[in-house]
RNA sequence: UUAGAAAAAGCCAAACUUGUUGUGAAACAGGGACGGAAAGCUAUGGGUCUCACUGAGAUUGCCAAGUUACCAUAA
Numbered sequence: 001u002u003a004g005a006a007a008a009a010g011c012c013a014a015a016c017u018u019g020u021u022g023u024g025a026a027a028c029a030g031g032g033a034c035g036g037a038a039a040g041c042u043a044u045g046g047g048u049c050u051c052a053c054u055g056a057g058a059u060u061g062c063c064a065a066g067u068u069a070c071c072a073u074a075a
Stems, first nucleotide, its partner, number of pairs: 001075003004071001011036002016031006034061001040067003044064003047059005
């Protein structure tokens, strides 16, 4: 530097649930654990979704792209 088969010291936390916020998609916090090797970050392109729809938003745990990083093995 490239690849991520098998793992997990450490990390994140789906569904469901409680509270709060929002018209809503959803978000934040507690519980929870289906999963994840970027399920870290950025709405840049596409997708999906919402609304008080010439437009404004949500989603990075839908995919791609950009960027940074952990672990272990092989070359």
Predicted 3D model of a 75-nucleotide RNA (c-di-GMP-I-GGC riboswitch aptamer) from a Sulfurimonadaceae bacterium. The organism belongs to Sulfurimonadaceae, within Bacteria.